RNA sequence: CGCCGAAAAAGGCAAACCUGUCGAAAGGCAGGGGCGCAAAGCCAUGGGCCUACGGCUCUUUAAAAGGGCUACGGUCGCCAGGCUGCCGGC
Numbered sequence: 001c002g003c004c005g006a007a008a009a010a011g012g013c014a015a016a017c018c019u020g021u022c023g024a025a026a027g028g029c030a031g032g033g034g035c036g037c038a039a040a041g042c043c044a045u046g047g048g049c050c051u052a053c054g055g056c057u058c059u060u061u062a063a064a065a066g067g068g069c070u071a072c073g074g075u076c077g078c079c080a081g082g083c084u085g086c087c088g089g090c
Stems, first nucleotide, its partner, number of pairs: 002090004012037002017032006035077001041083003045080003048075003054070006
């Protein structure tokens, strides 16, 4: 430097759920919790997925209300890619 994660040590992260809080929502953050994780560390660049305040559009005489579409909002614990990194083996 490259590949790998069988056994081990030191440690690390933290799903569901609960509480508080921010948000239109998806979801985020903090505390509890612990399903799992060798990058479950970081980056929304490509694809996927989630949401639709606003916008467009349809129904409607109109308003109200409702349906459809839409990311400029999310998700890195969906995949790919990029950057960085502990221990061990070869």

This is a predicted structure of a 90-nucleotide RNA (c-di-GMP-I riboswitch aptamer) from Caldanaerovirga acetigignens. Taxonomically the source falls in Caldanaerovirga (Bacteria, Bacillati, Clostridia, Thermosediminibacterales). The model forms 95% of the base pairs in the Rfam consensus. The sequence is in RNAcentral, with records from ENA. It matches the Rfam family "c-di-GMP-I riboswitch aptamer". From the family's description: GEMM was predicted in a large-scale screen for bacterial structured RNA regulatory elements.